A computed fold for a 688-nucleotide part of an RNA from a Saprospiraceae bacterium, annotated as large-subunit ribosomal RNA, domain II. The coordinates come from a structure-prediction model, not an experiment, and the mean pLDDT is 83. It matches the Rfam family "Bacterial large subunit ribosomal RNA". Gene Ontology terms of the family: structural constituent of ribosome and ribosome. The RNAcentral record of the full RNA draws on ENA.

Context: one part of a larger RNA
Formats: sequence, structure tokens, C1' cells
RNA sequence: GCCUACGAGUUAUACCUCACUAGCGAGCCUAAGGCCUUCAGGGCCGUACGCGAAGCGAAAGCGAGUCUGAAUAGGGCGACUAGUUAGUGGGGAUAGACGCGAAACCGGGUGAUCUACCCAUGGGCAGGUUGAAGUUGGGAUAGUCUCCCAAUGGAGGACCGAACCAGUGUACGUUGAAAAGUGCUUGGAUGACCUGUGGGUAGGGGUGAAAGGCUAAUCAAACCCGGAGAUAGCUCGUACUCCCCGAAAUGCAUUUAGGUGCAGCGUUGAGUUGAGCUGUAUUGGAGGUAGAGCUACCAAUAGGGCUAGGGGGCUUCACCGCCUACCAACCCCUGAUGAACUCCGAAUGCCAAUACAGUAUAUCAGCAGUGAGGCCCGGGGUGCUAAGGUCACGGGCCGAGAGGGGAACAACCCAGACCAUCGGCUAAGGUCCCAAAGUGUCAGCUAAGUUGGAUGGAACGAUGUGGGGAUGCUAAGACAGCUAGGAUGUUGGCUUGGAAGCAGCCAUUCAUUUAAAGAGUGCGUAACAGCUCACUAGUCGAGCGUUCCUGCGCGGAAAAUACUCGGGCAUAAAGUUGACCACCGAAGCUGUGGAUUUGUCUUAAGACAAGUGGUAGGGGAGCAUUGUAGUGAGCGUAGAAGGUGUGGCGCGAGCCAUGCUGGAGUGACUACAAAAGCAAAUGUAGGC
Repeated sequence: GCCUACGAGUUAUACCUCACUAGCGAGCCUAAGGCCUUCAGGGCCGUACGCGAAGCGAAAGCGAGUCUGAAUAGGGCGACUAGUUAGUGGGGAUAGACGCGAAACCGGGUGAUCUACCCAUGGGCAGGUUGAAGUUGGGAUAGUCUCCCAAUGGAGGACCGAACCAGUGUACGUUGAAAAGUGCUUGGAUGACCUGUGGGUAGGGGUGAAAGGCUAAUCAAACCCGGAGAUAGCUCGUACUCCCCGAAAUGCAUUUAGGUGCAGCGUUGAGUUGAGCUGUAUUGGAGGUAGAGCUACCAAUAGGGCUAGGGGGCUUCACCGCCUACCAACCCCUGAUGAACUCCGAAUGCCAAUACAGUAUAUCAGCAGUGAGGCCCGGGGUGCUAAGGUCACGGGCCGAGAGGGGAACAACCCAGACCAUCGGCUAAGGUCCCAAAGUGUCAGCUAAGUUGGAUGGAACGAUGUGGGGAUGCUAAGACAGCUAGGAUGUUGGCUUGGAAGCAGCCAUUCAUUUAAAGAGUGCGUAACAGCUCACUAGUCGAGCGUUCCUGCGCGGAAAAUACUCGGGCAUAAAGUUGACCACCGAAGCUGUGGAUUUGUCUUAAGACAAGUGGUAGGGGAGCAUUGUAGUGAGCGUAGAAGGUGUGGCGCGAGCCAUGCUGGAGUGACUACAAAAGCAAAUGUAGGC
């Protein structure tokens, strides 16, 4: 893991409540007990009690009223009738109360054969090394003190190192050889040493050279049995079928936040009346958002003017006085901000009335579940105009929603699945191949594989290329190229060592000759020289510049599994822009057949209309299992149950018939009663 068996809302009560069924009804009903019967359930008595028929008040008490109160006021609670006894079912209460599950607490016992410490009595420690005290002898010395040397001696929680004890490092082992070991290595090894035997200390207790260690593979409180089915707002599990409806993840409160109470939202039953709800139109309202505005307030605010006040400077013995590209109130002009500003002010939305259309409801009662929500879009708060962030509001969807598209992908786009069908039409999205349908039509654009993407890119840069506008030059010849000229007063004046077009300064930067030529555009020289440009002529022969708007492209351009638009691939396209036609495409719509729910009509039948996605959850109708009673005194050795095939019936749970097997019991109908249905609980037992 699989198979088989077992495995979870039960039972009790003089209890509460609701629905249905039945009896009686202003009444209902017996309990204990007794009597009579058939062998096991009834029948008859029994009216004690209880519930109801009257309430209100703390009470006296009054009474369809009563209490409060001064009240004949107002208000509170009542009255204007339906109950009661049983049965069944839903829910609750009290009990273990749907099942399994603690960590723990308490009581009484059992343990020191493991281990900790202690007591008593025994045992063990190869070999080697060092050489304390003491003693003896000798020497030094005045010396029996003291010192030195030698010998002797044999001390030590001394040294090295086996047994023994320990367990340092490492490798192996890790379903081990072993629930702590093995190999190598290592520490102690005459001591606070190791060890045998017997004995002692016991659970909030012991023992502990102290690690919360050890106390029988168990220790921050051992083990066994009991209280005991402790408790578990927690986790997991909770068993046949079909049909109808169908949520919530919110508000308030909570020693409350993953629980619960009330409300909200679901369902079932009852159910008054045109009240309820939805949409559109019109009319009438409340409001201060978006926007806008601010010489309309408050707050903030840029520049200028005017000019109080202040600062600074000048003047002065002082008072005056003067100036100011300083700061600056009020006022004026221009500009302009604000969630907590408003002289203003929408659209939507909201409230109400009327009309039309549609839909069903308000209310009461039984039973719930939910009270962790999530994403997308819109207008906001918070955050960084960060987050698959967070908070509230409006809408949609997922949740509880399958199908088609989006390559894949709860939420995006399309669309809400009763069943069957080798019929048809469409939506989103697509139509070269993978892959259903156009290598469709017309007119452009793109050369970057840009792109083929819903989202992927900026400032800035660039004779990429298409379209449009404005403006200048041009057959009196433009633009580009080529040929030639580009001069004179003059080396302008000043400056300077020099300054000659070209270091710098100045200037009505003039004038002359000219087709044209600057007191000079750049290079160059120490200064000149030289080259060149502006400008002009010739040659050539048709367009050439500048600028603005715009389409598509280029650079800017770096990321982590795999190059890639999903892939192949695609260039007058299979990219892109505009227009058009056709087709494909879903569980949508529709055709045909069938099932079922509700409503209306209807004698049932049936017809018509609208429906039939669904988690938690509510309601309805059934199937199967075991047993009991009644009815066929059913079926059965001419073969029961069970097993295994086949055929048929039922939407389904399931049922019927029959072959083989099996070898003795067992089924139908109507009721009743349950140890009444398994895939899951790291479920329990057995088997494989």
C1' cells in the first nucleotide's frame, strides 16, 4: 500500500419548545394502586395531582381590569377566549451526550538486582624510574649547634607504563554485530584509587566533588492501578441514492480577537393585503464632493508700484534733516495654492410622489451555517501616486462556477453546464503549418525580424524613410563641382621691441578702381611673406536650401532552468494602419427526442408557461441491511441462503429472471423497531 471484518448524533427523563397526526373540548388527563382476563398484552376502576379557562400589584388588595398617582390625566402590564392528553419528528436542557486524542492533577501501592551516596566485611594494582625525612661515617669548626660530602634509608593525591578504571581525538557503524559498540589514538594507574558480597536512604521524597545529574533502556518530579469516558473555545474523522432552494467571511459587544451572544444574509411552514421590492420617465426635495474661485473669509504665496514702521549710511553738541538695487504692514496692478479655505458649484447617487413595466413580498414561527475572505476595475486614505502591501467605499468575479479564449494560468475576455444527439447559428478569439477556418480583396507604411505581445521602456542623439504646411534662391541660370579674379589709398589710427586684414584698443569699419573684392572668415609668420574664405565672372543646365507638424522605424537597451513570437517560421507579409467580404469557433442560442420542479388551466390523464451549476446549510422523496407482528398456513433436497456468470428493469441507491456452484434454510406485502450503509480518523485486528 491493497483486501476482509470492526469503526462515530445514541440512550434516559412526570423536563422545555415547535410542527404534524389522533382523542376530547371550556375543559383535558389520570399517577401510584386495585379488580378481571388471555401466560402476555390488554380491559375496567382509581379525579389525588397537574395544565388551561384572569389579570394587575412588593403587598394589603381590587378585579376585565389593575399598578403608579392628588387625579375620573397620562403611562406600564393585561382583557375582547382554546386548550389539554398521547404518539411521531425537529431543536434545547441535564447526563461522558457524535467518535478518537493530551501535556497534566489527586489517591493507594511497587521499586536502590541499573544508578547516586553511605555502612559493614573481603579482594586487586606486572615491571621500570626518581630518591624526602631519619640514621651512620667522614670533613670544616673552639664546638655535642651549624654547614658540606658519602653511604644507608625508602617518602610521595611523585614519574614512565601493563592488568584494572576511564572515555580525548578520529574513522567505521547509523533498518548496527550492539536501543551507545568496534578499530586506532588518548587520561588515571598507592589513590579524593578500583572492585566482590551483604545492608541502608523512596517520589515534591531520596541521593548528588552540582550536569537538573541519577533514582531498573523512563526523570524540571519514577513506575503500577484507581478517580476516569478528567478537561480539550484545539486538530483529525463522521458511512446509501435522487430531487428543490441556497449563504457568509459584515455591524455591535465580549479577560474578546482562529471562540461566543444579538442583528444581517439562507431555508422550511404559516401568511394579511395590493401594502413590499426592482427598473424607466416626470415632478418636488435634502446636500457642499468633482470642478472652479479667492479686492468673499481663513491660511499660505511670486514680481512690480505706492508708502507707514524698522535696519543701515551721511550729517549734527543736540533736535531736525537727507539717502538707501536692505526687511516690510495697509492699499493698487499682474500671477497663483489649499483634506481639515469657500462668494460659488455640477454629474451620479439618495428621499418622496405619480405613471408604466416587471417581480414577488412584509410579518410570525421551526432549523441553520457564516462572523480568517480573495482578486480585478473605479474614485480615495496610508505607504515611496512601492508591494501579489494595507484600510474603508461603489461594481464585477472567484469563493460555491463547469464550458470557449488568453501557450500554460481560482479572479482577465466570452459565457452560467437537467440528459442524449457523427444536426444548425454565433460570442470572445481566430483563419500559412503544428491546429478547425482566407497563403481573402482594396489602399498605404515598415527593412528594424522592428514586429508577429494584454503588459517592455525614458531623457537625449541622428541628412533612416513616408505625408502635410511655411519661407528663401532659381533659365536675367540657382545648389554642388571646376577655371579665373579676390585689387588700390594702406603697413588705417593707437599701442608696441615689432603689430603690415588676422595679440590688444579705437573708429559714421571710410574712400577709390571695379564684374567683384571685409580697414577682412580661418590657417600661418618674430614681424612680413604664403594658403584660404566672403564677394564676382566663366563653365554646366534644373531644381536647391531653411524651418514647423506628423506616421513607421534606428541608437540609448544589463540577470539569473532553455536560444526562442507557444513553436516552425514569416518581408508588396503570416508585421503594421484604414476599409470590406467570407468562414471557423463554447456545455451560449437553436433543431429533434427524453426526464423533472413550480405555477395556471384541467376529472385523473394531459396542455401551456417559466425553470432544473452549486460549498456551508435548510427542505422533500426513496433504496438497502438486521429483527418483530399480521396477511397469503408463500418458496425450498424436483435444491434455500451464500458464491460466480448471463439477460432484463429502475434517473439512482438497487431490483427481477436464469445457467453453474452450493447443500438447508428463506422471501413477498402492510406496519413497527434499530448495534441500520465506510475511502479516508499518521483509525483497530487479521491476511497478502